[in-house]
Molecule: c-di-GMP-I riboswitch aptamer
Organism: Syntrophomonadaceae bacterium
RNA sequence: CACCGACAAAGGCAAACCUAAUGAAAGUUAGGGACGCAAAACUACAGGGCCUUUUUAGCUAAUGUUUUUACAUUAAUUAGAUGGUAGCCAGUUGCCGAA
Numbered sequence: 001c002a003c004c005g006a007c008a009a010a011g012g013c014a015a016a017c018c019u020a021a022u023g024a025a026a027g028u029u030a031g032g033g034a035c036g037c038a039a040a041a042c043u044a045c046a047g048g049g050c051c052u053u054u055u056u057a058g059c060u061a062a063u064g065u066u067u068u069u070a071c072a073u074u075a076a077u078u079a080g081a082u083g084g085u086a087g088c089c090a091g092u093u094g095c096c097g098a099a
Base pairs, nucleotide, nucleotide: 004097005096012037013036017032018031019030020029021028022027035087041092042091043090047089048088049085050084051083056079057078058077060075061074062073063072064071065070
């Protein structure tokens, strides 16, 4: 120095859940709270995965308008990031030093 990671030292972060705010949702922020974490620090178009679907497109049903084709509204459903997630992997940086 690299790998590695201890019932070491000094510090650090904070899952679920609760409260409040925000958002269509996923989620995020603040306070409380600790399941855990050696990167649980930073990076989210131009790596992958995962979550969500306001708008959009398809399809089905109901209702309305129309001579009809058709159109509109509502509801269900499918697809779809431009929305998220770094405590999924990844990239970058980095504290300590027993074996």